[in-house]
Context: one part of a larger RNA
Molecule: small-subunit ribosomal RNA, central domain
Organism: uncultured bacterium
RNA sequence: CUGGGCGUAAAGCGUGCGCAGGCGGUUUGUUAAGACAGGUGUGAAAUCCCCGGGCUUAACCUGGGAACUGCGCUUGUAACUGGCAGACUCGAGUGUGGCAGAGGGGGGUGGAAUUCCAGGUGUAGCAGUGAAAUGCGUAGAGAUCGUGAGGAAGACCAGUGGCGAAGGCGGGUCUCUGGACAGUUCCUGACACUGAGGCACGAAGGCCAGGGGAGCAAACGGGAUUAGAUACCCCGGUAGUCCUGGCAGUAAACGGUGCACGUUUGGUGUGGGAGGAUUCGACCCCUUCUGCGCCGGAGCUAACGCGUUAAACGUGCCGCCUGGGGAGUACGGUCGCAAGAUUAAAACUC
Repeated sequence: CUGGGCGUAAAGCGUGCGCAGGCGGUUUGUUAAGACAGGUGUGAAAUCCCCGGGCUUAACCUGGGAACUGCGCUUGUAACUGGCAGACUCGAGUGUGGCAGAGGGGGGUGGAAUUCCAGGUGUAGCAGUGAAAUGCGUAGAGAUCGUGAGGAAGACCAGUGGCGAAGGCGGGUCUCUGGACAGUUCCUGACACUGAGGCACGAAGGCCAGGGGAGCAAACGGGAUUAGAUACCCCGGUAGUCCUGGCAGUAAACGGUGCACGUUUGGUGUGGGAGGAUUCGACCCCUUCUGCGCCGGAGCUAACGCGUUAAACGUGCCGCCUGGGGAGUACGGUCGCAAGAUUAAAACUC
């Protein structure tokens, strides 16, 4: 490079936006770059192939032919691809009146609970465990009552419910704001898809600066257990967890399944919408669109399983894989305050 692949065997970038590139709906005309056909020039010789000839044969040598699948020029064709010009509406987007939602940012706010401070009542225990001890308590704990302070998290509702590109999002309210969905079919007229680089977002933990600190809790101290116990259990407890600004950029970032479009039997549940039938009105019911699940047909699959939310049948584009270990390591580059991240081998070995 080609081929074959990527749910679980090696393999889908954590996710999006998007430049270049690749690829691209229906139709008319034109062009002739690609394409196709004819002609012509060239494509050295040798080699290869075919028919002959020469060494006793063969290898070998040699004559002729064919071939050299290529390139240039030229004539022609116009179905397809491309270019140019025009038209269209099914793709895509816009308008309009609706609608559901823990989607995102900011502000202010309420209640339960834990802890703590001060006070009242009250007295000898409390806490903890397999059992204990460390710990707390006569300087009055624990229990109980009302008040106060402060931080964090949001019981029930709550649901294989909803929303978001992913990470993720849950008290209530105000404000700013993104997207989806169904209805209408008004407008634009291919504006589309994907996307190397690039840019942005990105759980937890970590880092820097400033705040905050109730509970929890790495490290650490103590008590146990044990042969030991740098653990599991217990009593404490600091970073951290929270907020603001910045950095970092990784996860079993998982559906272990890239994105988009088209096509292909069904059943059932549930979220959002529209229409119909019925009704006093609604629910139930029927149709349809769009999500989220379960079960299954054809088909696929090594099997497990997937199965209109495909891992089926096709198309476009990107990423990635190529035996195990060495190793996601070394070196170098880039990025970072650091931790480290990213890119990424080889010797050797089986």